[in-house]
């Protein structure tokens, strides 16, 4: 320098193909149960999807650029 993959709650990931209210598990907070803890049960908080722009009535999803990490090639 060229090509590819990945980027979404604190962590690990799904959702993208086929645009239509952002989800799961673990973790966290509160409550119940227990002498207490753990386990179990109930409720709740937490991200507007790496960043910027475009298309669209509507974008995590489509298009363009860009950043980070990883891989391949030179």
């Nucleotide at each position: 320098c060229g090509g590819a993959a990945u980027g979404u709650g604190g962590c690990u990931c799904a959702g993208c193909u086929u645009g239509g209210u952002a989800g799961a598990g673990c973790g966290c907070u509160u409550c119940g149960u227990u002498c207490g803890g753990g386990a179990c049960g109930a409720a709740g908080a937490g991200g507007u999807c790496g960043c910027a722009g475009g298309u669209u009535c509507a974008a995590a999803u489509c298009c363009u650029g860009u950043c980070a990490u990883u891989c391949c090639g030179a």